[in-house]
RNA sequence: AGGGGUAUCGCCAAGUGGUAAGGCAACGGAUUCUGAUUCCGUCAUCCGGGGGUUCAAAUCCCUCUACCCCCG
Numbered sequence: 001a002g003g004g005g006u007a008u009c010g011c012c013a014a015g016u017g018g019u020a021a022g023g024c025a026a027c028g029g030a031u032u033c034u035g036a037u038u039c040c041g042u043c044a045u046c047c048g049g050g051g052g053u054u055c056a057a058a059u060c061c062c063u064c065u066a067c068c069c070c071c072g
Base pairs, nucleotide, nucleotide: 002070003069004068005067006066007065010024011023012022018055026042027041028040029039030038048064049063050062051061052060
């Protein structure tokens, strides 16, 4: 060079055209003598970059980047 896969919050991870679930962590509060536990709340103006299709894109198409696997 060729083929396949993965990329979503600090970490894991769902989402398969109608505008981003959940868990852990973090932060604020309640409880407690303090801490832990428990409970309540907050936390992704945008999903690896760019472009295209569409009324509407994390999702479909093209291209690039990074990583993993296969073949030689």
Transfer RNA from a Bacillota bacterium, 72 nucleotides, folded computationally. The source organism's lineage runs through Bacteria, Bacillati and Bacillota. Rfam family: tRNA. It is annotated as a transfer RNA. Model confidence (mean pLDDT): 80 of 100. The sequence was found in a public genome assembly.